[in-house]
RNA sequence: GGAGUCGGACAGGCGACCGCGGCGGGGUUGACCCGUCGAGGAAAGUCCGAACUCCACAGGGCAGGGUGCUGGCUAACGGCCAGGGGGAGCGAUCCCACGGAAAGUGCCACAGAAAACAAACCGCCAACCGGGGCGUUCGCGUCCCGCGGCAAGGGUGAAACGGUGCGGUAAGAGCGCACCGCCUCUUCGGUGACGAAGAGGGCACGGCAAACCCCACCCGGAGCAAGACCGAAUAGGGGAGGAUGCGGCGGCCCGCCGCGCUCGACUCCCGGGUACGGUCGCUCGAGGGGCGCGGCAACGCGCUUCCCAGAGAAAUGGUCGCCACGGUGCAAACCGACAGGAUUCGGCUUACGGCCGGCUCCGUCC
RNA sequence: UCCGGGAUCGUCUAAUUGGUAGGACAUCAGCCUUUGGAGCUGAGUAUCCUGGUUCGAGUCCAGGUCCCGGAACCA
Numbered sequence: 001g002g003a004g005u006c007g008g009a010c011a012g013g014c015g016a017c018c019g020c021g022g023c024g025g026g027g028u029u030g031a032c033c034c035g036u037c038g039a040g041g042a043a044a045g046u047c048c049g050a051a052c053u054c055c056a057c058a059g060g061g062c063a064g065g066g067u068g069c070u071g072g073c074u075a076a077c078g079g080c081c082a083g084g085g086g087g088a089g090c091g092a093u094c095c096c097a098c099g100g101a102a103a104g105u106g107c108c109a110c111a112g113a114a115a116a117c118a119a120a121c122c123g124c125c126a127a128c129c130g131g132g133g134c135g136u137u138c139g140c141g142u143c144c145c146g147c148g149g150c151a152a153g154g155g156u157g158a159a160a161c162g163g164u165g166c167g168g169u170a171a172g173a174g175c176g177c178a179c180c181g182c183c184u185c186u187u188c189g190g191u192g193a194c195g196a197a198g199a200g201g202g203c204a205c206g207g208c209a210a211a212c213c214c215c216a217c218c219c220g221g222a223g224c225a226a227g228a229c230c231g232a233a234u235a236g237g238g239g240a241g242g243a244u245g246c247g248g249c250g251g252c253c254c255g256c257c258g259c260g261c262u263c264g265a266c267u268c269c270c271g272g273g274u275a276c277g278g279u280c281g282c283u284c285g286a287g288g289g290g291c292g293c294g295g296c297a298a299c300g301c302g303c304u305u306c307c308c309a310g311a312g313a314a315a316u317g318g319u320c321g322c323c324a325c326g327g328u329g330c331a332a333a334c335c336g337a338c339a340g341g342a343u344u345c346g347g348c349u350u351a352c353g354g355c356c357g358g359c360u361c362c363g364u365c366c
Numbered sequence: 367u368c369c370g371g372g373a374u375c376g377u378c379u380a381a382u383u384g385g386u387a388g389g390a391c392a393u394c395a396g397c398c399u400u401u402g403g404a405g406c407u408g409a410g411u412a413u414c415c416u417g418g419u420u421c422g423a424g425u426c427c428a429g430g431u432c433c434c435g436g437a438a439c440c441a
Base pairs, nucleotide, nucleotide: 001362002361003360004359005358006357007356008355010353012323013322014321015320016319017318018317020038021037022036023035024034025033026032040338044349045348047347048346049345050344051343052223053222054221055220059254060253061252062251064219065218066217067216068215069083070082071081072080073079084098085096086095087094088093099214100213104212105211106208107207108206121154122153123150124149125148129146130145131144132143133142134141135140162180163179164178165177166176167175181203182201183200184199185198186197187196188195189194227280228279229278230277237270238269239268240267241266245259246258247257248256272440273439274438287306288305289304290303291302292301293300294299325336326335327334328333367437368436369435370434371433372432373431376391377390378389379388385421393409394408395407396406397405414430415429416428417427418426
């Protein structure tokens, strides 16, 4: 200098003028004035998890959904941390839905002999059995065919019933042996996932569970337009259904509670009204900063300090000057990312700008 | 704000348990006709995007983009 990888903090600053919203105060209660506060790391997607509220303060079973190596963290999680195993990379480092395919069912197109109780197209062989040709020293040799043997090689495929080597054989083959792989058992280490060593077994067990399924664990439903209170107006209207009914309850059954059983609960449709109003929920919270301690870490504990939007169709903006950083440009000057709260919080994911630092690899120079 | 659904040729749609993306209308070309229309024959054209699982994805899984729908209160 280049290439790469990981992490951190930030999201320009100051001033002037004009403007906006909440709260507090003043005021002649009418314009107004003063003070103070006023978006984000993602406020986003609404993908997970919770808080909160209502419904039996939430019940039983089936069905359904989710998660899926181990240990820990956490209010909880599909999140985070640490570790194990597998994979990519020279490396720093990164990635993994990573339980079960020797419980069962199903699928594996085309090609191929065969796609899972194996099988034989080309091929290899001719030891055994039978036949034929040639030769013959009559022992047999050699060639071909049949009945056969084999799965080494070729070929097909995404995938072919362990791999390499030596022996062995007619040719071959875990047929035998060595090493590797696999399975079973034992011992040791580790909380555990798992690892190491030893012994035994010739090998039995192809892949797919983001196919059904099995196993383990978790999950009741709805959502702040939840829900509570106040208030205004209307025709507290009409029609259909309706009793083993209806609602809470959403797929089913049970159970509980409430309402109702024809003067009819409730459901649907039509029609009507409204101030689509006001107050609460509503923002002090699993809260932010600093220091110390424990822990590898995630995180926890203690002390201290701060108050930091709460409006309900929606405010947080604009202009100018100076300075800082980066880019373009000779200069003047111009440009500077993604993006706006709507009940709240913890995560994930997606969008996005430059800055700083650690580490790795390569090249060059000293 | 909260909740739910969808995306396949230009348009409307199909695809059984993952195995060649089919049809109709439209478009274009040819035939027919004096020409046009109608008719006949033929052709081109698509799985919203990016990844993952799988031998193989329109289909299964994850993320994103776009579109559509529902939800006020009283009586």
Predicted 3D model of RNase P RNA and transfer RNA as a complex of 441 nucleotides. Rfam match: Bacterial RNase P class A. It is annotated as a ribozyme.